[in-house]
RNA sequence: AUUAGAUAAAGGCAAACUUAUCGAAAGGUAAGGACGCAAAGCUAGGACCUAACGCUGAAAAGCUAUGGCAGCCAAGUUACCAAA
Numbered sequence: 001a002u003u004a005g006a007u008a009a010a011g012g013c014a015a016a017c018u019u020a021u022c023g024a025a026a027g028g029u030a031a032g033g034a035c036g037c038a039a040a041g042c043u044a045g046g047a048c049c050u051a052a053c054g055c056u057g058a059a060a061a062g063c064u065a066u067g068g069c070a071g072c073c074a075a076g077u078u079a080c081c082a083a084a
Base pairs, nucleotide, nucleotide: 005081012037013036017032018031019030020029021028022027035071041077042076043075045073046072048068049067054063055062056061
């Protein structure tokens, strides 16, 4: 340096749920909280979620991403530790 990730150590992230707040919703943010995580860091290609606006409709409702989601998959990129 590369591969791989240990019943190691240091440090890190934080599901469900609760409260506050933003949002039409999905969801985000902050605090609490830990189910888990070796990229559970970052970036929306696919999948998935939502459907305000718009379109269709007599209505019910349907379609639609310009809204989300990285803890679903793939890819790119950056990075802590360091035994066999």

The RNA shown here (c-di-GMP-I riboswitch aptamer) has 84 nucleotides and comes from Natronobacillus azotifigens. NCBI's taxonomy places the organism under Bacteria, Bacillati, Bacillota, Bacilli, Natronobacillus. The prediction has a mean pLDDT of 84.